[in-house]
Context: one part of a larger RNA
Order: sequence, then C1' cells, then structure tokens
RNA sequence: GGAUGAACGCUGGCGGCGUGGAUAAGGCAUGCAAGUCGCAUGGGUUAGACCCAUGGCAAACGGGUUAGUAAUGCAUAGGAACGUACCCUCAAGUCGUGAAUAACUCGGAGAAAUCCGAGAUAAUACACGAUGGUCUCUACGGAGUAAAGAUUUAUCGCUUGAGGAGCGGCCUGUGUCCUAUCAGCUUGUUGGUAGUGUAAAGGACUACCAAGGCUAUGACGGGUAGGGGAGGUGAGAGCCUGACCCCCAACAUUGGAACUGAGAACUGUCCAAACACCUACGGGUGGCUGCAGUCGAGAAUAUUCCACAAUGGACGAAAGUCUGAUGGAGCGACGCCGCGUGAAGGAUGAAGGCCCUUGGGUCGUAAACUUCUUUUCUAUGGGAAAAAUAUAAUGAUGGUACCAUAGGAAUAAGAGGUUGCUAACUCUGUGCCAGCAGCAGCGGUAAUACAGAGACCUCAAGCGUUAUCC
Repeated sequence: GGAUGAACGCUGGCGGCGUGGAUAAGGCAUGCAAGUCGCAUGGGUUAGACCCAUGGCAAACGGGUUAGUAAUGCAUAGGAACGUACCCUCAAGUCGUGAAUAACUCGGAGAAAUCCGAGAUAAUACACGAUGGUCUCUACGGAGUAAAGAUUUAUCGCUUGAGGAGCGGCCUGUGUCCUAUCAGCUUGUUGGUAGUGUAAAGGACUACCAAGGCUAUGACGGGUAGGGGAGGUGAGAGCCUGACCCCCAACAUUGGAACUGAGAACUGUCCAAACACCUACGGGUGGCUGCAGUCGAGAAUAUUCCACAAUGGACGAAAGUCUGAUGGAGCGACGCCGCGUGAAGGAUGAAGGCCCUUGGGUCGUAAACUUCUUUUCUAUGGGAAAAAUAUAAUGAUGGUACCAUAGGAAUAAGAGGUUGCUAACUCUGUGCCAGCAGCAGCGGUAAUACAGAGACCUCAAGCGUUAUCC
C1' cells in the first nucleotide's frame, strides 16, 4: 500500500447493487415452512364439489448447518461386476374369479393421547387362476413368472421386454495440514479355496488352509481441519483464506435400529438417554443446524413483513391447490459505485476571531449584497416495463421507478492530523507535572511534539483506531 461476513470512537443527506449470528452443532414461547388428486373408490353433512376414510403420486426434492471426518471425504484421470420411479423411442399384451377392510353404525375403556369389541361396504387396495415371450432358471427335455381400470369415443392409464437420457452405487492411480518429545503397527489381520450376502466386485461376512500385510518415500499414534471451483495479495514464483454464489460430502437433541419405497429419512417409525411440557399420578407429548422471532453467551450480525404476479418444484386431464424455494419490501454507511450539500459576480478588503515589530498581516471573494440555477427536497398531477409463440383475465413489488408543473438556496460536513519519517505553524496555559507516542522520541519556565485557541494539511458521508492476511 491492498484486503475484510469485521468491531469500536466521532460524525452522518440521498440512491443503486451487494451483503449481515464468524461466539453456544447452547436452550427455545408463538405462527408458518408438503402437499395434492372426486377423471381410482366408499361414506357423512348438507348452506356450501365442505369434511372423513381407503387408494395413487409426492414427501429421498427444495431449504439449513459445518459438529464429525486426514479419508467409507474431496479434486482429477480412468475402470467393471451394477441399479434406476417419473421422461423419451420401439415391440407385445391388458382374460377370469374371490375373500377382506377403513371411514360409517352400535357398544365399551381412558383426564388426555388414544384404544378395544360387534356389524355392513367399495376400489387403479389385496389375493387366486388363465395366457405369454426378445423375460428368469435350466441337466436344453423343460419349469416358473404379469396386468386396472376411468372418462368418453378419443385419450389418460396398467403389465412385460429392449434401448436411451439423466441420476446414483462400487473399484483403481495420482494429489490433499502439523507432529518422531508418536517407531514399530496388524489376527479378519494379508492371501487362497468353497460358500453366504448384495442391485453389484470384494474378508463385506462365514468355514477351512497358508503366514502373511504396512512402515524412515514416516506405518501406527496424537493434534488441527469439511474438500473443491474460487477469494485476498504479489511483477511473478509463492504465501494466506475457504463468508456470499456453484459442485461434492457429512449431519439434523445424543446414541442405536429397522420398516416403507425406484431411491431414505431435519418438520416418518421404534428403542434407549438427557432435557422440557401436560396430567385426574394411571400415563402421555416434544425436538428451529427451515423462515421470522426469543433467552443466553458475546466486541458483534436484521422483520414474529408482503405475494405466489414472475421463475422453479409437488400433485392434477384441466381449472387449480400448496410452496418462509423464490420474487419483493423493511432494518444496519457493513462494503462497492454514483450524486449532492449550490453557481456567477462581489473590496470601503465590513464586523468579529487570531497574530503583531502597533505600521499592519491573516481567516478572505470568504460573508453580507446582486443575479441565476433546481441536481436534490417539498407539494400537486400523470404513471410504467417486468405478462410470455398466451386470445381473454392475471403485478406482491407499487401509485414504486420515471415524467410534467409549482415553490424556494431552499433539506444536507465531518473526521484525523500539523517535530522527523509525512502534506500541513503560530499564540496562550503547563513546567520531567499533567500528559503524548507507530518508531526515533517530546515535557525539568520562551514546548511548531502535552492541553486549549486560531491558522493550515489530507481524506470526505465518511474519517480514525483495533484485529487478521499478503
């Protein structure tokens, strides 16, 4: 000198674009954040296509955080033994039958959460049979395995197989912080055979066999840490960082487990623990590292806002519903950028301040005053684009941006410094005191270095200080 998710002090006019819990992955009141489909189905209430339940799809996305993790991670380059709902292409099929069950009704238990018994019923829910191949297995003889209808006359579905796209699982090479005051580590350990298991390779697991495997090119242990694209700085090499945005990973009060599903668990289930709440003491309920908000700790970080109008997502044939994703507004000079706080004229160089050798000098064309302008500001009126290969309707932002008219210099300047480094000097007070200070240093009676004043210098809606990096 540059930089920052900064903080603190003094000061503070406006706008645009960004950005804002870095500490306690501490605890959380309240509201909202994931539903949708009546063109799958049964029922209830009708004032209302309102509600309940079965069923389908979604809820594995989106959003948050960085605790853990030094490698089951990430980056890059490859690989073979795999999976894939929705979407696209192609081919084939879509026949028959049955038993239940919820909501509901009746009865019962309980403070509640909720639960039990009896009765009736439907389906694209469930089950059975048939058929079948480019499906699976095969001793190539054969064996096994599927489907669902709806609305209406053309679609949407359903089943099976093949391929694609995108996504995902797995494996390998290389790279990936400090520490030797950590030197030896390892028994499923290293390899083989056979099996189990998985969508899939594999000590992943099991049995048997062998005795291997890693290590000074740092194993093992300890500490620290999410990784990358990137960001800061620097001429570069490098050094430092990993906020915002994007990709990947991991986590969801702590620990563990399975279920459903194409795929697995922040706002699913079960168990245990701690904590908190309700209780009729028998028992229950909860999980903000979602958006706001609250307490706490802290130098320190925002609204319990508006809207689904746009973009995107889920569901739906559609209309549409939901969406704290997102689009916006609010708060903070936290940052960057832009604009303004007036312009021209104006000397008897006014008054006043400061200095003075008492002559004067300086603030200073500065002010006053005259003329002008209106960026800003205020008031009034008008008023968007963003809305689409979408005809109509549809805008939260927002009566905002912007435009016009009127008014009037009107609404708007500070901070730090002035011994040298380093741009900028005098007076008064103080008297090694009070104090200053980044370093050198200054102050003990003429202090340009302390304090005040005037003047000046530098930046400017900021200016300084502190912290950290280059």